[in-house]
RNA sequence: CUCCGACAAAGGCAAACCAGGAGAAAUCCUGGGACGCAAAGCCUUGGACCUAAAGUCCUCUGGGGCUAUGGCAGCCAGGCUACCGAA
Numbered sequence: 001c002u003c004c005g006a007c008a009a010a011g012g013c014a015a016a017c018c019a020g021g022a023g024a025a026a027u028c029c030u031g032g033g034a035c036g037c038a039a040a041g042c043c044u045u046g047g048a049c050c051u052a053a054a055g056u057c058c059u060c061u062g063g064g065g066c067u068a069u070g071g072c073a074g075c076c077a078g079g080c081u082a083c084c085g086a087a
Base pairs, nucleotide, nucleotide: 004085005084012037013036017032018031019030020029021028022027035074041080042079043078045077046076047075049071050070055066056065057064058063
């Protein structure tokens, strides 16, 4: 230095749920809260998945189909960076 990851040390993050806020929604932000996490730190580059406002097509005018430019990094790959050091 690389791989690796211990009932080690010092610290870190925070699922569900609740409150307030943003948003058409998915979802996100803040506070509380801990299911978990050794990259659960950062980046939507590829795929998966979620949503469908605008657009578009259909329509029995109630609505329905398609569609990401919206999300998701705590789904899988990929890129970048990082604390500690037993085996």
The RNA shown here (c-di-GMP-I riboswitch aptamer) has 87 nucleotides and comes from a Chloroflexota bacterium. The source organism's lineage runs through Bacteria, Bacillati and Chloroflexota. It matches the Rfam family "c-di-GMP-I riboswitch aptamer". Gene Ontology term of the family: cyclic-di-GMP binding. Its mean pLDDT, the model's own confidence on a scale to 100, is 90.